[in-house]
Transfer RNA from a Planctomycetota bacterium, 74 nucleotides, folded computationally. RNAcentral holds the sequence, with entries from ENA.
Parts: sequence; structure tokens; C1' cells
RNA sequence: GUCCCCAUAGCUCAACUGGAUAGAGUGUCGGCCUCCGAAGCCGAAGGUUGGAGGUUCGAACCCUCCUGGGGAUA
Repeated sequence: GUCCCCAUAGCUCAACUGGAUAGAGUGUCGGCCUCCGAAGCCGAAGGUUGGAGGUUCGAACCCUCCUGGGGAUA
């Protein structure tokens, strides 16, 4: 240089090849429980889906460019 894969909540990951309000575990916060904690149970907050454009009635998903990470090749 060329090609391939990945980027979604603080962290680890889902999201059925374009359609319903983007979810789960863990963590954080609050409550219950307890003499106080831990554990357990209940609830809540937390996301411009890496960035910018494009296609479409509709995009986390398709297309282009850029950024970061990993890999293959000479």
C1' cells in the first nucleotide's frame, strides 16, 4: 500500500438480513430487610448506536468518506 473484521448504557454483550417504545447481565442510586453491614427482594436513572454525509415512507442494520482497534498479505 491492498483486503477483511469490529466500534451499541460506566463495563461485558443482544437486537430475528430495514419496521413496534434500542434490551439483558453487571455496576451506580433509592427503597424493603437488618442492631449495622453483606447477601437477597423491589424500583429508578443512565444511549446523539464512534464521527459526517447519502438512500428510504422508515436506518443500530444498506451505501460513501473519516477516526480508532484487531487481523491477513508483499
Its Rfam family is "tRNA".
The source organism's lineage runs through Bacteria, Pseudomonadati and Planctomycetota.